This is a predicted complex of two RNAs, RNase P RNA and transfer RNA, with 476 nucleotides together. It holds a member of the Rfam family "Bacterial RNase P class A". By type it is a ribozyme.
RNA sequence: CAAGCCGGCCGGGCGAUCGCUGCCUGGAAAGCCCAGGCUUUUGCCGCGAGGCUCCAGGGAGAGGAAAGUCCGGGCUCCACAGGACACGGUGAUGGGUAACACCCACCGUCCGAAAGGAUCGGGAAAGUGCCACAGAAAAUAUACCGCCCUGUAGCAGUAACCCAUUGCUUCAGGGUAAGGGUGAAAAGGUGCGGUAAGAGCGCACCGCGGCUCGGGUGACCGGGCUGGCAGGGCAAACCCCACCGGGAGCAAGACCAAAUAUGAGAGCAGGGCUGGUCCGGCCCGCUACGACUCUCGGGUAGGUCGCUCGAUCUGCCGGGCAACCGGCAGGCUAGAUAAAUGAUCGCCGCCGUACCUUCGGGUACGGAACAGAACCCGGCUUACAGGCCGACUUGCGGA
RNA sequence: GGGCCACUAGCUCAGGCGGUUAGAGCGCGGUCCUGAUAAGACCGAGGUCUGUGGUUCGAGUCCACAGUGGCCCACCA
Numbered sequence: 001c002a003a004g005c006c007g008g009c010c011g012g013g014c015g016a017u018c019g020c021u022g023c024c025u026g027g028a029a030a031g032c033c034c035a036g037g038c039u040u041u042u043g044c045c046g047c048g049a050g051g052c053u054c055c056a057g058g059g060a061g062a063g064g065a066a067a068g069u070c071c072g073g074g075c076u077c078c079a080c081a082g083g084a085c086a087c088g089g090u091g092a093u094g095g096g097u098a099a100c101a102c103c104c105a106c107c108g109u110c111c112g113a114a115a116g117g118a119u120c121g122g123g124a125a126a127g128u129g130c131c132a133c134a135g136a137a138a139a140u141a142u143a144c145c146g147c148c149c150u151g152u153a154g155c156a157g158u159a160a161c162c163c164a165u166u167g168c169u170u171c172a173g174g175g176u177a178a179g180g181g182u183g184a185a186a187a188g189g190u191g192c193g194g195u196a197a198g199a200g201c202g203c204a205c206c207g208c209g210g211c212u213c214g215g216g217u218g219a220c221c222g223g224g225c226u227g228g229c230a231g232g233g234c235a236a237a238c239c240c241c242a243c244c245g246g247g248a249g250c251a252a253g254a255c256c257a258a259a260u261a262u263g264a265g266a267g268c269a270g271g272g273c274u275g276g277u278c279c280g281g282c283c284c285g286c287u288a289c290g291a292c293u294c295u296c297g298g299g300u301a302g303g304u305c306g307c308u309c310g311a312u313c314u315g316c317c318g319g320g321c322a323a324c325c326g327g328c329a330g331g332c333u334a335g336a337u338a339a340a341u342g343a344u345c346g347c348c349g350c351c352g353u354a355c356c357u358u359c360g361g362g363u364a365c366g367g368a369a370c371a372g373a374a375c376c377c378g379g380c381u382u383a384c385a386g387g388c389c390g391a392c393u394u395g396c397g398g399a
Numbered sequence: 400g401g402g403c404c405a406c407u408a409g410c411u412c413a414g415g416c417g418g419u420u421a422g423a424g425c426g427c428g429g430u431c432c433u434g435a436u437a438a439g440a441c442c443g444a445g446g447u448c449u450g451u452g453g454u455u456c457g458a459g460u461c462c463a464c465a466g467u468g469g470c471c472c473a474c475c476a
Base pairs, nucleotide, nucleotide: 001395002394003393004392006390007389008388009387010386012348013347014346015345016344017343018342020061021060023058024057025056026055027054028053031052032051033050036045037044038043063370067381068380070379071378072377073376074375075249076248077247078246085280087245088244089243090242091241093105094104095103096102107121108119109118110117111116122240123239127238128237129234130233131232144180145179146176147175148174149173150172151171153169154168155167156166157165158164188206189205190204191203192202193201207229208227209226210225211224212223213222214221215220253305254304255303256302263296264295265294266293267292298475299474300473312331313330314329315328316327317326318325319324350367351366352365353364354363355362356361400472401471402470403469404468405467406466409425410424411423412422418456427443428442429441430440431439449465450464451463452462453461
């Protein structure tokens, strides 16, 4: 320098003017609310604490995904004596964490020349089930073609005949699993020996099982001895094993105000039977005719809290390979409710096009993504114009 | 904002525990019938099973992610 591969970060900046939503400070001539006071009542006053409104000033104001809602928690309400099943989820090992299906490290398998990448990665010898078509056979193995042996019959050769023998063919019986062929997958693989032909039949190497030694917390790895080799695949099929899981969600939930019809129907106990968790049942046991639950009907479409200080952010130090954890110091960083966070202009920066050029650049025009909080966090996934930084691998060139 | 469900032909729907070529009705096209139309008879076309990736020998079906569409959820007594 080129090709590749992995990770991290930014995702326009500054200024002016006019607006929007909260917060803070100060003020108010008039107005409204109101603590309160006066009055027999209608009502009147309201200096002043405060609020609304208004005015002035200050300060803050979307994201890396705020998204999809795919997981996990906090928080809130409801339910719950307990147990076992059912149901749902997760799945190598060690760690991190509030928790996880996430992250880190490591192991195995597969891909790549490498850096690296992918991986729902427990159990198929608990049981059940499936393996279409093709093929002999799809899992208690089997035999279509082929190869080989024996017998019978026929033909031919060995110069005629018989016997014997050799070759070929038909049929019958048997051996075999090398070769062909089928399939996604064929009962360990390759080679040598061996055999009538063959075959773990024997041997060597590889694979596999068992025993054992060493290393590692562990998954696992390496070595030795031994066994002739044992029943293929699918569990993102049922299932088994281990572990985890109560239900609903801020439209949760609490309070105030206003209005309406405390209206109608259904449900509720030991023989049996209902509800208390959306769809099941069992043992045992608790509660109960009530504005308790459900359905229909009726009314209101207002306000306050929850609401943003938190597993929080930034910097430094320490521990750890890392994820992450601990300590110290400092900071406060949107809280809207039909939903604010915007518009215009100037300069600079980036990209593209055209023109000019003294090749340094200059001028003009145009463009700038995905998207937008709605109780809050930790992840995953998806979308994204353009740009920056770093580690590593290979090739080429140079010192 | 939260919860749930469904995507198969132009429309409405089937498709049992994965198997070879995905079906039905209406609609569409052609022919026959009729003087002509409707009805009727016969024949035919039309599908990347919403998309992508994975598991498997094999996916409409199983798993994951995305996309589109639809439904429900306020408070008071």